[in-house]
RNA sequence: UCGACCUCGGGGAGAGUCCCGGCCUCGCGCCGGGCGCCGAAGGGGCAAGCGCCGCGACCGCGCGGCGCGAAACUCUCAGGCAGAAGGACUCGGGGGGCAUC
Numbered sequence: 001u002c003g004a005c006c007u008c009g010g011g012g013a014g015a016g017u018c019c020c021g022g023c024c025u026c027g028c029g030c031c032g033g034g035c036g037c038c039g040a041a042g043g044g045g046c047a048a049g050c051g052c053c054g055c056g057a058c059c060g061c062g063c064g065g066c067g068c069g070a071a072a073c074u075c076u077c078a079g080g081c082a083g084a085a086g087g088a089c090u091c092g093g094g095g096g097g098c099a100u101c
Stems, first nucleotide, its partner, number of pairs: 005095007016035001018034006036081003042077001043075003049068008
């Protein structure tokens, strides 16, 4: 003295204030059902490449199978679709102490 990590504060998108029924402290509320959507809590999937095995070649290649393998891509399980809350990511304060000097 960066980082990882912990903590406090700030910034932070998208998509229905949808329809029906019920409850009620009658509120932009709560519960259930329905249709339509979003992707940036979390979660799932895979490419190139690499490894192993088998077959065919004979010279370091071709085909096939299995495994490892990323995301802001993709899925939409979860979550979300007025405000609030949450929110990947990011900025600042404090702590931290490995490597390195």
Predicted 3D model of a 101-nucleotide RNA (Glycine riboswitch aptamer) from a Planctomycetota bacterium. It matches the Rfam family "Glycine riboswitch aptamer". Rfam 15.1 lists 9,425 matches to the family in 5,228 species. Its mean pLDDT, the model's own confidence on a scale to 100, is 78. The sequence was found by an Rfam model in a public genome assembly.